[in-house]
Model confidence (mean pLDDT): 84 of 100. A computed fold for an 80-nucleotide RNA from a Candidatus Bipolaricaulota bacterium, annotated as c-di-GMP-I riboswitch aptamer. It was read from a public genome assembly, where an Rfam model found it. Its Rfam family is "c-di-GMP-I riboswitch aptamer". Gene Ontology term of the family: cyclic-di-GMP binding.
């Protein structure tokens, strides 16, 4: 180095809700604090399906979700 696997342990993420500020029409999204529901990729990608929102109502167009699946790239630490 590759691969399988995830029990410790040291780390790391932060759902939700409070407080305070910001973008968006909207779905969401972002910055700080606090509490922590959970996560071995809860790290990144809108590539396929899904569910949202916004025009339209030709059934199409844009956009949001990456903690919905699925694929994808990258990966910390141990065991075999």
């Nucleotide at each position: 180095a590759a691969u399988a696997c995830g029990a410790a342990a040291a780390g790391g993420c932060a759902a939700c809700c409070c407080c305070a500020c910001g973008g968006g029409u909207a779905a969401c999204c972002g910055c700080g604090g606090g509490g922590g529901c959970g996560c071995a990729a809860a790290g990144c990608u809108a590539c396929g399906g899904g569910u949202c929102c916004u025009c339209g109502u030709c059934u199409g167009a844009g956009g949001a979700c990456a903690g919905c699946c699925g694929a994808g790239c990258u990966g910390c630490c141990g065991u075999g």